[in-house]
Molecule: transfer RNA
Organism: Candidatus Yanofskybacteria bacterium
RNA sequence: GCACCGGUAGCUCAGUGGUAGAGCAGCGGUCUUUUAAACCGCGGGUCGAGGGUUCGAUCCCCUCCCGGUGCA
Numbered sequence: 001g002c003a004c005c006g007g008u009a010g011c012u013c014a015g016u017g018g019u020a021g022a023g024c025a026g027c028g029g030u031c032u033u034u035u036a037a038a039c040c041g042c043g044g045g046u047c048g049a050g051g052g053u054u055c056g057a058u059c060c061c062c063u064c065c066c067g068g069u070g071c072a
Base pairs, nucleotide, nucleotide: 001071002070003069004068005067006066007065010024011023012022013021018055026042027041028040029039030038048064049063050062051061052060
């Protein structure tokens, strides 16, 4: 330099056009002499950045940034 894959909550990931979810973690509560465990509930997101298409974009298209793999 070229090709491909990935970037979504603090972490690991799902979500292939209709306005974003799970597990763990965090916070509160129940229980317990206390802690842990268990159970119930709550909060947390400019979906890597910018533009385009569309009534509507995490999703499709273009450029860029970051990480990984392969080739040279």